[in-house]
């Protein structure tokens, strides 16, 4: 001194996935003979985000063959080799980070381009109605402008 794990603690990114109240006559931690105060966690409720179903009008549509049904959430879909196939590569619409937000500008700057769900059914859509609030990583990464905010003198 490098270079790899592991936990706490704090910032911070993906995503809608956050906060706020009540509850210990629910659990657990902490005490520890108990109890009061706290903190997680469950429950129960709300406060804001998001998907879904669902009229008018609008919009599909009528012929003739085929059978390989339609949807839906996401950014994630559409080509190309290579393979008996599984599956890899290489592009691609598309999308995310570069650290007070927001535009915007600049870089051959780092990614990602999945994965699941309904069940033969859903266009669009007020009122209305039903559901979700998980998971998964990082420790740093660029160059101006502009409105703001926030601290600070």
């Nucleotide at each position: 001194g490098g270079c790899g794990a592991g936990u706490c603690g704090c910032c911070g990114c993906u995503c809608a996935a956050u906060c706020c109240u009540g509850u210990c006559g629910g659990c657990g931690c902490a005490u520890c003979u108990a109890c009061c105060a706290g903190c997680g966690c469950g429950c129960a409720g709300g406060a804001a985000c998001c998907g879904g179903g669902g009229a008018c009008c609008c919009a599909c549509g009528u012929a003739c063959u085929c059978c390989c049904g339609g949807g839906g959430u996401g950014a994630a879909u559409c080509g190309g080799c290579a393979u008996c196939g599984a599956u890899g590569c290489c592009g691609u619409a598309g999308g995310g980070c570069c650290a007070c937000u927001u535009c915007u500008u600049c870089c051959c700057g780092c990614c990602c381009g999945a994965a699941c769900c309904c069940g033969u059914c859903a266009g669009c859509u007020a009122a209305c109605c039903c559901g979700g609030u998980c998971a998964g990583c990082g420790g740093a990464u660029c160059u101006g402008g502009a409105a703001g905010a926030a601290g600070g003198a």
About this RNA
The prediction has a mean pLDDT of 76. A computed fold for a 153-nucleotide RNA from Blastococcus sp., annotated as c-di-AMP riboswitch aptamer (ydaO/yuaA leader). The sequence was found by an Rfam model in a public genome assembly.